[in-house]
Context: one part of a larger RNA
């Protein structure tokens, strides 16, 4: 110089504190330990690893197990040589790969009288192959995290040096942000603003969007129309800019007006210098290492789904602010031609027939759901709750046994609100309602977005817990 301290100042953040709602008890889904197995492939381990690499394991994928094949190889590239178009049916053993074996027309294409050469296949041989085998403690680049925390460096100047300064200090701030003061002056990375979107207005442009106003129609609509919504371009708007008052007359603070918006307007994106020999050789990439009739590679079947258990992250209850019938209204992201699927028909349902339409501001998906309005339940393990299991279907799909969704119909567990302990949230947030997508044949309670309905609280910073500054002690480096 740090780092540390159950030392001391100032300071800050759902860190406590006020509240609100979960986890922790229950059933199930889902990862993980553990144990089982031939194999239950590997990774990830406090925060910062467990709905996490998996934006979707029936084969595939898969990388693991058993068994059955190939060994210049499942893809490539070069060099020697042989051979022949290449492909296509056939057969026979067989789970399949595979392996034998028959048949077929040809000599297709370029040069060339042929021969022969090229180009293309398939044998052999050889040089290179192949590996998700080991090593993240040999690396690249990724990426988590301290933390969107206010810090972290640098010439120049000072000391021999370790280092100091500046960057301390008095104010301020969301902020090393700013302003005064100073052996400092000045400069870099970071802060902030530049960027995206959401709130106002203005302006351009009007279909497939809209409809005030005129016309036609019983209406549904449709025609003129481009004012409105609305789409998507461009521009304005907010600066402590204006007043007060307070501070050092400075920066700022506090309260007003004005405005849709007010002091960072909300929310994205953005992540200094490093820290943890974090993570990840199983994305790529790449050093050494090890292995080549196997640690390559093809195939069949099985397994990644196994179950005295522990734990993490969710669903879904336990019910009257609520069940359950039957009418009833209102969205926003967003996806669709190997596709979304409309009317209508058939089934109680999941589907199934049907076929219009739309490359989609036109047509579909597509019903929003909570709500509202009326009936029935009357506090009860029930008209709560759905696990569990039987039957019967239905879809995807070559294939639903292990091991897929969905449906009707029966069946009808545990749970009456959850010890110790323990999480998230400060506003369109929490709770709580339902929708879309990626991935995907087929499969969501995870994700990852959208949009309804919509609180309570914050007196304060003594205390847990993280963080920063400045100063003491330190037998720590």
């Nucleotide at each position: 110089u740090g780092a540390c301290g159950g030392g001391g100042g100032c300071c800050c953040g759902c860190a406590c504190a006020a509240g609100c709602g979960g986890u922790g008890g229950a059933g199930c889904a889902u990862g993980u330990g553990g144990u089982u197995c031939a194999a239950u492939u590997c990774g990830a381990c406090g925060c910062a690893a467990c709905g996490c690499g998996a934006a979707g394991a029936a084969c595939c994928u898969u990388a693991c197990c058993u068994g059955g094949g190939c060994u210049c190889g499942a893809a490539c590239g070069g060099c020697u040589u042989c051979a022949g178009a290449c492909a296509g049916u056939c057969g026979u053993g067989g789970a399949a790969a595979c392996a034998c074996g028959a048949u077929c027309u040809u000599c297709c294409c370029c040069u060339u009288a042929a021969a022969a050469g090229g180009a293309c296949u398939g044998g052999a041989g050889u040089c290179g192959a192949g590996g998700u085998g080991c090593u993240g403690c040999a690396u690249g680049g990724c990426u988590g995290u301290c933390g969107u925390c206010a810090g972290c460096u640098c010439g120049u100047u000072c000391g021999u040096g370790a280092g100091a300064u500046g960057u301390u200090g008095g104010g301020u701030u969301a902020a090393g942000u700013c302003c005064c003061g100073c052996a400092a002056c000045g400069a870099g990375c970071g802060c902030a603003a530049c960027c995206c979107u959401c709130g106002c207005c203005c302006u351009u442009a009007g279909u497939u969007g809209c409809c005030a106003g005129u016309c036609c129609g019983c209406a549904a609509g449709g025609a003129c129309g481009c004012a409105c919504u609305c789409u998507a371009g461009g521009g304005g708007g907010a600066c402590u800019g204006c007043c007060a008052c307070g501070g050092a007359u400075a920066a700022c603070g506090u309260g007003g007006a004005g405005g849709a918006a007010g002091g960072u307007g909300a929310g994205g994106a953005u992540g200094a210098c490093g820290u943890c020999a974090a993570g990840u050789c199983c994305u790529c990439a790449u050093g050494g290492c090890c292995u080549u009739u196997a640690u390559g590679u093809c195939c069949a079947g099985g397994g990644c789904u196994a179950c005295a258990c522990a734990c993490g992250u969710g669903c879904u209850a336990c019910a009257a602010u609520g069940g359950u019938c039957g009418g009833u209204a209102c969205a926003a992201u967003c996806c669709g031609u190997c596709g979304c699927c409309a009317a209508c028909u058939c089934g109680c349902g999941a589907g199934a027939g049907g076929g219009a339409g739309c490359c989609a501001a036109u047509c579909g998906g597509a019903a929003a759901a909570a709500g509202c309005c009326g009936g029935c339940c009357u506090c009860a393990g029930u008209u709560c709750g759905g696990a569990u299991u039987g039957c019967a279907g239905u879809c995807u799909g070559c294939a639903a046994c292990u091991c897929g969704g969905c449906u009707g119909c029966a069946u009808g567990a545990a749970g009456c609100u959850g010890g110790a302990a323990u999480c998230g949230c400060u506003a369109g947030u929490a709770a709580u309602g339902g929708c879309a997508g990626a991935u995907c044949a087929g499969c969501a309670u995870g994700c990852u977005g959208c949009c309804g309905u919509g609180a309570a609280u914050a007196c304060g910073u003594u205390c847990c817990c993280g963080g920063g500054c400045c100063u003491u002690g330190u037998a720590c480096a």
The prediction has a mean pLDDT of 83. This is a predicted structure of a 477-nucleotide part of an RNA (small-subunit ribosomal RNA, 3' major domain) from a metagenome. It matches the Rfam family "Bacterial small subunit ribosomal RNA". Rfam links the family to the GO terms ribosome and structural constituent of ribosome.